Predicted 3D model of a 583-nucleotide part of an RNA (large-subunit ribosomal RNA, domain V) from a metagenome. Model confidence (mean pLDDT): 85 of 100.

Context: one part of a larger RNA
This record gives sequence, C1' cells and structure tokens, in this order.
RNA sequence: CCCGCAGCAAGACGAAAAGACCCCGUGGAGCUUUACUAUAGCUUCGUAUUGGGUUUUGAUUAAACAUGUGUAGGAUAGGUGGGAGACAUUGAUACAUAGACGCUAGUCUAUGUGGAGUCGUCCUUGAAAUACCACCCCUGUUUAAUUGAAAUUCUAACCUGCUCCCGUUAUCCGGGAGGGGGACAGUGCGUGGCGGGUAGUUUGACUGGGGCGGUCGCCUCCUAAAGAGUAACGGAGGCGUUCAAAGGUCCACUCAAUACGGUCAGAAACCGUAUGCAGAGCGUAAAGGUAAAAGUGGGCUUGACUGUGAGACGUACAUGUCGAGCAGGUGCGAAAGCAGGACUUAGUGAUCCGGCGGUUCCGAGUGGAAGGGCCGUCGCUCAACGGAUAAAAGCUACCCCGGGGAUAACAGGCUAAUCACUCCCAAGAGAUCACAUCGACGGAGUGGUUUGGCACCUCGAUGUCGGCUCAUCGCAUCCUGGAGCUGGAGUCGGUUCCAAGGGUAUGGCUGUUCGCCAUUUAAAGCGGAACGUGAGCUGGGUUCAGAACGUCGUGAGACAGUUCGGUCCCUAUCUGCUGUGGG
Repeated sequence: CCCGCAGCAAGACGAAAAGACCCCGUGGAGCUUUACUAUAGCUUCGUAUUGGGUUUUGAUUAAACAUGUGUAGGAUAGGUGGGAGACAUUGAUACAUAGACGCUAGUCUAUGUGGAGUCGUCCUUGAAAUACCACCCCUGUUUAAUUGAAAUUCUAACCUGCUCCCGUUAUCCGGGAGGGGGACAGUGCGUGGCGGGUAGUUUGACUGGGGCGGUCGCCUCCUAAAGAGUAACGGAGGCGUUCAAAGGUCCACUCAAUACGGUCAGAAACCGUAUGCAGAGCGUAAAGGUAAAAGUGGGCUUGACUGUGAGACGUACAUGUCGAGCAGGUGCGAAAGCAGGACUUAGUGAUCCGGCGGUUCCGAGUGGAAGGGCCGUCGCUCAACGGAUAAAAGCUACCCCGGGGAUAACAGGCUAAUCACUCCCAAGAGAUCACAUCGACGGAGUGGUUUGGCACCUCGAUGUCGGCUCAUCGCAUCCUGGAGCUGGAGUCGGUUCCAAGGGUAUGGCUGUUCGCCAUUUAAAGCGGAACGUGAGCUGGGUUCAGAACGUCGUGAGACAGUUCGGUCCCUAUCUGCUGUGGG
C1' cells in the first nucleotide's frame, strides 16, 4: 500500500414520510352563534272540503210609517215641481185614557165618548202650505230579502286506537248496526310570525412572518438629488365644506406694528401726527402668489348664463385640467372693456337600478296606450372611497389538501444596539498622595457565550429543553507552579504578569439549565464545539388527540395560566474510528 473479518455509531445537512408547527390559497371540511339568506317544523288568519235551525248584533236594498223649532212669524216651515181645491155617516172639530218622540212649545198613533164640519188661497217670509199628488235628502222604527260577526243547537258531510255482527278459524282491513264527537277537528291552497332543528355561503387587503394595533379616497409641504415624476408602518398638517355675498362690474381707498399726543380709557376700545415693501389681510390646512391688488369700502346688479369650442396640459385606460373664438340673450361701465362663480390648489363616487320635470324620437297589423329612448335633475361614510351581492360573523388542539425556506419558531450565517472583557483620559476617594487599591463624566477597542435586528441555506423535514454516557478544544486560570508592585513586619491577603501539564465534590428541593441549602475539598473555573453528543440512552419539561380548574368568550372554543394522562422506528453501503487476519 492492497484485500478481508468482528465491532462502534461522529459524518455522508444519513434512510423513511411532497413538514402536522408557521404563512399563503378570493382551497376544503367539521363545529358555533343575537353573521347573511333560505328551509323542515310549530303557529296566525283567509278560503275549499262545509250543511240546517234559533238568538243577539252590524251592513246593504226594498216597502210602510215616522222624523225635521236659526231670526221675522197665528208656529217644531227638510228641498224641488205640479196645484185651486182636498178630506169627511166606510164618521170631522172637540173631549177622556194609554203610548212614542221631544230643542217641554208641541207633534204623531191607538181605543172610547160624540155627532157635522175641518183645512187651504188671505197677513208676516230669501223660500208657501203635510189641503192633495209625485220625486228626493237627514235621522229613526217595523217587516222582508241578501250578506257579515258572535253565541247556541241539530245531524247528514267528516272523525272515531269505543261496542256488536259479517267477510272469517283474523286486536289488520272493508261492509253493516249502535254509541261518542261534529261542521269543529283533519287535510289542500294562499298568507303574517317564530324558527342553527337543517342547509348553502360569507367572514377584505397592506403588513420588516402572522395576529393585536394602525392604515385604505382627496388636498398642501418636506424627503425629491435646481425640468416632470419618484418609495417606506418616513417627517408634519388639513378635507368630506362655506358664501345670495365672501359672486359680477364700476368707482374709491391701503395694511400690521411702533413712537408721541388726546375726557372717562387702563398693556389693549376711539381720534390726531410721524415712520412704515407688507413685518398685515386674502372664510377654512399648507405652499405658491399678491398693495400698479387677489386686500378694504360704496353704487348698480345676477355671467354662480344657454348652445358650442380652435388648440393645449396631463395621462395605461377611465377620470381630470386650461381655453381664445363664434351664436343667443344679459349685468356693470361714458367708453375701452370685463363677466361662463369665489387669489389658486381639497370639500368627493364609475356603472346598474329606480324617481321627478321636459321632449318636434320609437310605439310588435293600424290608431292610441303601456313601456322605452333623448335632454335636465335626484337617490350611495358603495369611506376597504376603480365601488365583487339588494342582503353576510366566528371557532378548529378533531382537522384535511395544494404550495412556500417568496415567510415565522430551533440551529447556522451577517450585524453587534444589548452583553462579556480590555484599554485611553483622570475629576475624585484613599489622613497627606490620581494611578497599593477604587475610579465619576467621557472616549477607543476586542470577543461572538446573552437579549435582539436582518430573513441568506434548509418547510419533496437540519428532531426541540434538561439529565445520563463519552470525551475533545480555547484561556478572559478555580487549584497546583513561577514572577512584579503593595497602603507587603510575620501568618493571611490585594492587584497585575507568565503559565492550559494535571486536577477541578457528594447529597436535599425543583423537569429544570440556573439557583438556594447541608457537608466536604488544594480547588469545587468560565466558555466553545448544531445552547457538543436521541441512525448512543432517557422522555421529567415543552408541543397533538382525553379530562378538569381559574379566567375570557352568547357560543363553538381560547390562555409563554395551572393540573392528571399520553406509541422515541432504522438489519450500517461509503467516510471515520477500535480490534484482528491475509497478501
């Protein structure tokens, strides 16, 4: 050096299982509920099946009868028309009794007595006789019909898981007889309500992982790198309007502040003088702009117009912005002219659907209409603001699928704020004396053991705390060794330098690492190695499914809260290592 055999498991980010944790998907499923929308079921009412009678009480119609004082007036004039006569031994005026109405004046009806007249035209009145006839109104009574409601009753529908008879040797079923119930119940159709019992679904995105929090559209400034534009969970603020004048035009004017002076009057009210490019004002944020006005005051007014629009800015699209000129009619101004809102930039919402006004448009054979179009206008915190629906919340540790190292938890990497250690400066402490020893305020580093930041390998899997076992490395050295200084007399020490050869505890509590305690020791060092080591062991903790407590939640369920319980697989191919054999 080559080839074996027996072994060990440190590595081959070993094998196995398209990670179960985490995130994502306009994925799925199960569960919950005061999510949404349906629905079984329950219930309400109507109607059909469903009929008779009586009573009560409504409505309508018909007939008969009654009923009707505003004031003036013989007096309880309903309205209109015709009208000069009407009624009366088939019993008038009057009287008596009873009843009805009543705005107590009277009107009407029935019975009896009685025996021949009574009323109208005539006078007051807007309207003239219930003298007589016809129609109608208001209110009421009676009768009849139709119809509604309520109560009650009947029997013939309908019901009978009552009895008997028959089919028939049959607790079914059917027929018959009887009993009970009864137009109810039951059922069909329509309808309002309740309705996680059931079903289908929804339950946003951004995000230095996700959740919690915050945000989502528009305007102004900075970031923005002197054209425009330009991101971040960068830094600051505003808006979801206001104004009939705070618009148009014509004319005129100039502010804030300060100084001085002036009754009440003061720091500040109002008046005067001077200085005064703006230090003011311009409804509202900021920026730009602005006194040769856009600011302030007054006069007259409605251009805060209708129809258009050359040409530009901006822009993925859709939106958005500016705009001379022309036609019509208008305001102000002597005129030239100016005016299609406001000093400018925020004050907002596409489409569908629907309402309203107008319209010379269409109109299913024709004429109309219904309906539609066109013009104008109205209804959205559709604010998740380019708006998925008219209409929507949660839990999953019982979970599943597709994906991701595009994205978290372990480990590694980068970084080193934090952390550990060192050094510089030296105020001060140390009686005196900065530096024996300690060292403020500050500064410079080293390390990569803490907590973090980042999200770079790994999610078709890199097993996670602690213990056991087995060792190995660093030195910022715990002991043992050698030195310097000392505020080192000695014995003990303090501090610093050199030094990693060797060594560096047993028990109690706790899953603990750590820590506390007890007792020893020369000493009971600090760290690294995937917080060394699970194809070496364990499995107490954490971190599945069961269960309970506390708390939270309406609930399903949840909790770096607690508690009891809970499957740890691999026969070694290669590298490596141990032992051994052959060439």